[in-house]
Context: one part of a larger RNA
RNA backbone atom coordinates (compact mmCIF):
# COMPACT_ATOMS: atom_id res chain seq x y z
C1' N A 1 0.00 0.00 0.00
C1' N A 2 -3.39 -3.65 0.79
C1' N A 3 -6.59 -6.05 4.06
C1' N A 4 -9.98 -5.05 8.20
C1' N A 5 -11.88 -2.18 11.17
C1' N A 6 -13.99 3.05 14.41
C1' N A 7 -20.89 2.37 21.05
C1' N A 8 -17.84 -0.10 25.46
C1' N A 9 -11.62 -3.76 22.93
C1' N A 10 -6.36 0.98 18.92
C1' N A 11 -10.15 4.17 15.73
C1' N A 12 -15.64 9.69 14.23
C1' N A 13 -12.56 16.00 13.92
C1' N A 14 -16.29 19.46 19.63
C1' N A 15 -19.84 21.86 15.58
C1' N A 16 -21.36 24.60 11.28
C1' N A 17 -20.44 26.67 6.22
C1' N A 18 -18.40 25.95 2.15
C1' N A 19 -13.64 25.67 -2.19
C1' N A 20 -10.94 22.52 -5.12
C1' N A 21 -12.07 17.36 -5.25
C1' N A 22 -15.10 13.31 -5.37
C1' N A 23 -20.53 11.31 -6.33
C1' N A 24 -25.30 12.07 -8.55
C1' N A 25 -32.49 11.14 -10.47
C1' N A 26 -35.40 10.37 -15.77
C1' N A 27 -36.86 10.71 -21.34
C1' N A 28 -35.11 11.40 -26.35
C1' N A 29 -31.13 13.17 -30.30
C1' N A 30 -25.94 14.03 -31.47
C1' N A 31 -20.61 12.78 -30.43
C1' N A 32 -17.05 9.21 -29.99
C1' N A 33 -12.84 10.92 -24.97
C1' N A 34 -13.28 5.77 -21.68
C1' N A 35 -15.03 1.30 -22.82
C1' N A 36 -15.90 -3.56 -26.71
C1' N A 37 -14.60 -5.95 -31.24
C1' N A 38 -11.82 -6.62 -35.75
C1' N A 39 -7.23 -5.28 -38.87
C1' N A 40 -1.98 -4.02 -39.42
C1' N A 41 2.69 -2.31 -37.76
C1' N A 42 5.80 -2.56 -34.22
C1' N A 43 6.88 -4.86 -29.30
C1' N A 44 15.89 -6.67 -31.04
C1' N A 45 18.36 -10.71 -29.74
C1' N A 46 19.37 -14.11 -25.53
C1' N A 47 16.11 -15.73 -21.52
C1' N A 48 10.77 -17.83 -20.24
C1' N A 49 6.31 -21.84 -21.80
C1' N A 50 5.51 -25.97 -25.45
C1' N A 51 6.91 -29.36 -29.41
C1' N A 52 10.78 -32.21 -31.26
C1' N A 53 16.52 -32.90 -31.74
C1' N A 54 22.38 -32.77 -30.68
C1' N A 55 26.93 -33.71 -27.13
C1' N A 56 26.22 -42.11 -23.58
C1' N A 57 22.27 -38.77 -19.92
C1' N A 58 21.56 -34.46 -17.88
C1' N A 59 23.45 -29.62 -16.84
C1' N A 60 24.58 -27.43 -21.82
C1' N A 61 23.46 -26.36 -26.62
C1' N A 62 20.99 -25.74 -31.66
C1' N A 63 15.87 -25.59 -34.37
C1' N A 64 10.57 -24.62 -35.06
C1' N A 65 6.14 -22.69 -32.72
C1' N A 66 3.74 -19.85 -28.69
C1' N A 67 4.01 -15.83 -25.21
C1' N A 68 5.81 -10.24 -25.06
C1' N A 69 -0.69 -8.96 -21.38
C1' N A 70 2.21 -3.24 -24.16
C1' N A 71 2.51 1.39 -27.97
C1' N A 72 0.96 3.08 -32.44
C1' N A 73 -2.05 3.68 -36.72
C1' N A 74 -7.12 2.53 -38.84
C1' N A 75 -12.07 0.52 -39.51
C1' N A 76 -16.41 -0.17 -36.73
C1' N A 77 -20.42 -0.97 -32.53
C1' N A 78 -22.80 2.91 -28.82
C1' N A 79 -25.89 -0.49 -23.73
C1' N A 80 -22.48 1.56 -19.49
C1' N A 81 -19.52 6.44 -17.87
C1' N A 82 -18.52 11.31 -20.17
C1' N A 83 -20.30 15.84 -23.21
C1' N A 84 -23.42 18.49 -26.03
C1' N A 85 -28.56 19.83 -27.38
C1' N A 86 -33.20 19.59 -25.95
C1' N A 87 -36.86 17.42 -22.44
C1' N A 88 -39.83 15.78 -17.38
C1' N A 89 -40.85 16.35 -12.01
C1' N A 90 -40.46 12.18 -7.49
C1' N A 91 -34.53 15.22 -5.54
C1' N A 92 -33.20 20.27 -3.82
C1' N A 93 -35.36 25.14 -3.68
C1' N A 94 -39.20 29.49 -4.18
C1' N A 95 -43.99 31.28 -3.26
C1' N A 96 -48.84 31.20 -0.31
C1' N A 97 -51.81 29.77 4.37
C1' N A 98 -51.27 28.72 9.14
C1' N A 99 -50.14 26.75 14.62
C1' N A 100 -45.67 25.57 18.19
C1' N A 101 -41.37 26.56 20.69
C1' N A 102 -36.02 28.68 27.30
C1' N A 103 -33.30 29.64 19.07
C1' N A 104 -30.54 34.75 19.58
C1' N A 105 -29.42 40.29 19.98
C1' N A 106 -30.55 44.83 22.86
C1' N A 107 -33.63 47.84 26.01
C1' N A 108 -37.12 48.24 29.85
C1' N A 109 -39.08 46.06 33.87
C1' N A 110 -41.02 42.63 38.71
C1' N A 111 -41.55 39.85 43.05
C1' N A 112 -38.99 36.44 46.62
C1' N A 113 -34.73 35.97 49.01
C1' N A 114 -29.37 36.68 51.17
C1' N A 115 -26.37 40.78 52.79
C1' N A 116 -25.62 46.20 54.24
C1' N A 117 -26.98 50.48 56.61
C1' N A 118 -30.87 53.70 59.52
C1' N A 119 -34.91 54.04 62.92
C1' N A 120 -38.05 51.41 66.87
C1' N A 121 -38.92 47.11 70.59
C1' N A 122 -35.93 44.07 73.66
C1' N A 123 -32.34 41.48 76.80
C1' N A 124 -27.73 38.05 77.30
C1' N A 125 -26.94 35.12 74.38
C1' N A 126 -26.31 34.21 69.06
C1' N A 127 -23.50 31.21 65.69
C1' N A 128 -21.36 26.75 64.42
C1' N A 129 -20.72 20.78 65.56
C1' N A 130 -20.21 13.84 66.19
C1' N A 131 -18.84 16.78 69.81
C1' N A 132 -16.55 21.49 70.33
C1' N A 133 -13.40 25.96 69.74
C1' N A 134 -12.01 29.98 66.09
C1' N A 135 -15.56 34.01 65.49
C1' N A 136 -19.80 37.41 66.64
C1' N A 137 -22.31 40.02 71.18
C1' N A 138 -23.42 44.85 76.77
C1' N A 139 -20.03 50.17 72.42
C1' N A 140 -26.56 45.98 72.71
C1' N A 141 -25.64 41.17 68.65
C1' N A 142 -29.10 37.11 67.61
C1' N A 143 -34.78 37.66 67.12
C1' N A 144 -39.01 41.33 65.43
C1' N A 145 -41.06 45.86 62.81
C1' N A 146 -41.47 50.14 59.46
C1' N A 147 -37.74 52.32 55.82
C1' N A 148 -33.87 52.30 52.60
C1' N A 149 -28.91 50.81 49.31
C1' N A 150 -27.00 47.32 46.01
C1' N A 151 -25.98 42.84 43.06
C1' N A 152 -26.82 38.43 41.42
C1' N A 153 -30.26 34.33 40.13
C1' N A 154 -35.26 33.56 38.42
C1' N A 155 -39.67 29.00 43.19
C1' N A 156 -44.42 27.31 41.34
C1' N A 157 -45.71 26.26 36.31
C1' N A 158 -41.75 22.10 35.07
C1' N A 159 -42.73 16.95 31.85
C1' N A 160 -36.85 10.70 29.25
C1' N A 161 -41.34 18.71 27.79
C1' N A 162 -39.70 22.25 23.87
C1' N A 163 -35.61 25.05 21.04
C1' N A 164 -30.72 25.06 18.33
C1' N A 165 -25.42 22.66 14.12
C1' N A 166 -22.92 21.83 18.33
C1' N A 167 -21.14 24.78 22.77
C1' N A 168 -25.87 25.56 24.71
C1' N A 169 -31.11 28.41 26.34
C1' N A 170 -35.51 29.16 31.66
C1' N A 171 -39.31 35.66 35.69
C1' N A 172 -42.20 39.46 32.85
C1' N A 173 -42.98 43.03 28.23
C1' N A 174 -41.45 45.33 23.54
C1' N A 175 -38.61 46.26 18.99
C1' N A 176 -35.32 43.41 15.47
C1' N A 177 -34.50 38.73 13.57
C1' N A 178 -32.68 32.97 12.44
C1' N A 179 -34.28 28.06 11.42
C1' N A 180 -37.81 24.00 11.90
C1' N A 181 -43.01 21.96 10.78
C1' N A 182 -47.53 21.11 8.82
C1' N A 183 -50.90 22.08 3.85
C1' N A 184 -51.48 23.77 -1.26
C1' N A 185 -49.08 22.04 -5.18
C1' N A 186 -48.59 27.82 -8.23
C1' N A 187 -43.27 28.72 -9.67
C1' N A 188 -37.58 27.09 -11.02
C1' N A 189 -36.08 22.61 -13.23
C1' N A 190 -31.54 18.08 -11.01
C1' N A 191 -30.21 23.72 -9.22
C1' N A 192 -27.99 18.01 -5.31
C1' N A 193 -24.95 14.56 -1.65
C1' N A 194 -19.59 15.51 0.85
C1' N A 195 -16.32 18.32 1.82
C1' N A 196 -8.61 17.87 1.57
C1' N A 197 -7.15 22.97 3.10
C1' N A 198 -9.77 27.82 4.32
C1' N A 199 -13.59 30.74 7.12
C1' N A 200 -16.97 31.13 11.41
C1' N A 201 -18.99 29.32 16.22
C1' N A 202 -17.44 27.19 20.11
C1' N A 203 -18.50 25.35 28.76
C1' N A 204 -15.80 26.22 32.02
C1' N A 205 -11.19 27.76 33.68
C1' N A 206 -7.42 31.38 32.31
C1' N A 207 -5.40 36.45 30.26
C1' N A 208 -5.56 42.21 28.53
C1' N A 209 -8.26 47.28 29.40
C1' N A 210 -12.53 49.74 32.19
C1' N A 211 -16.29 49.41 35.50
C1' N A 212 -19.34 46.12 39.28
C1' N A 213 -18.84 43.37 43.74
C1' N A 214 -24.76 40.78 47.27
C1' N A 215 -24.39 35.71 48.08
C1' N A 216 -20.52 31.63 46.55
C1' N A 217 -15.55 31.15 47.04
C1' N A 218 -9.63 28.47 44.61
C1' N A 219 -5.11 31.04 47.22
C1' N A 220 -4.30 32.75 52.17
C1' N A 221 -5.37 33.00 58.10
C1' N A 222 -7.67 30.88 62.40
C1' N A 223 -9.93 26.92 65.06
C1' N A 224 -10.78 21.73 65.38
C1' N A 225 -9.94 16.27 63.97
C1' N A 226 -5.32 13.28 63.52
C1' N A 227 0.79 9.89 65.62
C1' N A 228 0.66 13.94 61.20
C1' N A 229 -3.31 16.71 58.29
C1' N A 230 -0.17 21.83 53.82
C1' N A 231 -7.34 17.47 53.77
C1' N A 232 -12.35 16.05 54.76
C1' N A 233 -15.89 19.46 59.27
C1' N A 234 -15.69 24.97 61.61
C1' N A 235 -15.34 30.44 61.21
C1' N A 236 -13.69 34.08 57.99
C1' N A 237 -11.61 35.59 53.07
C1' N A 238 -9.15 37.78 48.22
C1' N A 239 -8.23 36.74 42.67
C1' N A 240 -13.05 34.67 40.32
C1' N A 241 -17.84 34.74 39.28
C1' N A 242 -21.39 39.77 36.91
C1' N A 243 -21.32 43.93 32.64
C1' N A 244 -18.88 46.14 28.24
C1' N A 245 -14.74 44.95 24.11
C1' N A 246 -11.34 41.67 22.93
C1' N A 247 -8.00 37.25 23.40
C1' N A 248 -7.56 31.73 24.61
C1' N A 249 -9.26 27.49 21.62
C1' N A 250 -9.98 23.58 25.10
C1' N A 251 -13.48 19.49 28.10
C1' N A 252 -15.98 12.39 30.52
C1' N A 253 -16.86 19.71 23.65
C1' N A 254 -20.89 11.77 25.20
C1' N A 255 -25.53 8.98 21.71
C1' N A 256 -17.56 7.72 24.57
C1' N A 257 -22.26 6.53 18.02
C1' N A 258 -19.04 12.08 11.21
C1' N A 259 -22.84 13.77 7.61
C1' N A 260 -26.39 12.19 3.28
C1' N A 261 -30.23 8.63 0.73
C1' N A 262 -32.83 4.14 0.48
C1' N A 263 -34.88 -0.33 1.90
C1' N A 264 -36.21 -3.83 6.28
C1' N A 265 -42.10 -7.35 11.60
C1' N A 266 -44.95 -5.24 15.38
C1' N A 267 -46.68 -2.72 20.37
C1' N A 268 -47.01 1.77 23.35
C1' N A 269 -46.51 6.72 25.44
C1' N A 270 -45.40 11.89 24.33
C1' N A 271 -44.88 16.84 21.83
C1' N A 272 -46.45 20.15 17.06
C1' N A 273 -49.32 19.65 12.94
C1' N A 274 -53.39 17.93 8.65
C1' N A 275 -57.15 14.82 6.80
C1' N A 276 -61.94 11.83 7.82
C1' N A 277 -66.40 8.80 10.34
C1' N A 278 -69.15 9.46 14.52
C1' N A 279 -71.37 13.01 18.55
C1' N A 280 -75.37 18.63 20.35
C1' N A 281 -70.98 19.40 23.52
C1' N A 282 -66.94 17.72 25.95
C1' N A 283 -64.50 13.95 23.26
C1' N A 284 -64.29 9.10 21.08
C1' N A 285 -62.00 6.00 17.16
C1' N A 286 -59.21 5.68 12.23
C1' N A 287 -55.77 8.18 9.07
C1' N A 288 -50.82 10.63 7.48
C1' N A 289 -46.23 14.34 8.44
C1' N A 290 -41.90 16.15 11.40
C1' N A 291 -39.26 15.63 16.50
C1' N A 292 -38.84 13.16 21.10
C1' N A 293 -38.97 8.21 24.45
C1' N A 294 -40.07 2.66 26.03
C1' N A 295 -40.50 -2.60 24.89
C1' N A 296 -39.63 -5.55 20.66
C1' N A 297 -39.13 -9.48 15.43
C1' N A 298 -35.42 -10.54 11.38
C1' N A 299 -30.64 -9.09 11.15
C1' N A 300 -26.41 -7.62 13.68
C1' N A 301 -22.58 -7.91 17.99
C1' N A 302 -17.36 -11.33 20.93
C1' N A 303 -20.34 -10.46 24.40
C1' N A 304 -22.92 -6.24 26.64
C1' N A 305 -26.39 -4.76 23.96
C1' N A 306 -28.43 -1.83 19.09
C1' N A 307 -32.89 -3.01 16.47
C1' N A 308 -37.06 2.47 11.00
C1' N A 309 -33.74 7.61 16.16
C1' N A 310 -29.74 0.43 13.80
C1' N A 311 -24.60 -0.83 16.08
C1' N A 312 -29.48 -4.36 10.41
C1' N A 313 -29.27 -4.57 4.20
C1' N A 314 -26.81 -1.15 0.57
C1' N A 315 -24.20 3.53 -2.08
C1' N A 316 -21.89 8.27 -1.81
C1' N A 317 -18.11 11.27 0.27
C1' N A 318 -14.92 12.97 4.72
C1' N A 319 -12.29 11.71 9.18
C1' N A 320 -9.63 8.70 12.03
C1' N A 321 -6.37 3.65 14.26
C1' N A 322 -2.51 -0.89 13.44
C1' N A 323 0.86 -3.97 20.47
C1' N A 324 2.14 -1.89 25.71
C1' N A 325 5.35 2.03 28.09
C1' N A 326 8.72 5.51 26.59
C1' N A 327 4.35 10.32 24.95
C1' N A 328 0.62 13.72 23.61
C1' N A 329 6.60 13.97 25.29
C1' N A 330 11.54 15.60 22.58
C1' N A 331 13.02 18.50 18.61
C1' N A 332 11.43 22.20 14.61
C1' N A 333 6.85 24.58 13.07
C1' N A 334 2.60 28.06 13.12
C1' N A 335 -1.07 30.35 16.34
C1' N A 336 -0.97 33.11 21.44
C1' N A 337 0.25 39.19 25.77
C1' N A 338 1.28 34.65 28.98
C1' N A 339 -0.74 30.25 30.29
C1' N A 340 -0.73 27.12 26.48
C1' N A 341 -2.82 24.87 21.77
C1' N A 342 -1.93 22.62 17.05
C1' N A 343 1.22 19.53 14.35
C1' N A 344 4.49 14.85 16.03
C1' N A 345 8.72 11.33 16.45
C1' N A 346 12.94 8.36 18.00
C1' N A 347 16.57 5.72 20.86
C1' N A 348 15.23 2.55 24.79
C1' N A 349 12.22 -1.30 26.99
C1' N A 350 8.17 -5.38 27.85
RNA sequence: CUGGGUGUAAAGGGAGCGUAGGUGGUGUGGUAAGUCAGAUGUGAAAGCCCGAGGCUCAACCACGGGACUGCAUUUGAAACUAUCAUGCUAGAGUACAGGAGAGGUAAGUGGAAUUCCUAGUGUAGCGGUGAAAUGCGUAGAUAUUAGGAGGAACACCAGUGGCGAAGGCGGCUUACUGGACUGUAACUGACACUGAGGCUCGAAAGCGUGGGGAGCAAACAGGAUUAGAUACCCUGGUAGUCCACGUUGUAAACGAUGAAUACUAGGUGUCGGGGGUCAGAAGACCUUCGGUGCCGCAGCAAACGCAAUAAGUAUUCCACCUGGGGAGUACGUUCGCAAGAAUGAAACUC
This is a predicted structure of a 350-nucleotide part of an RNA (small-subunit ribosomal RNA, central domain) from an uncultured bacterium.
The full RNA is in RNAcentral, with records from Greengenes.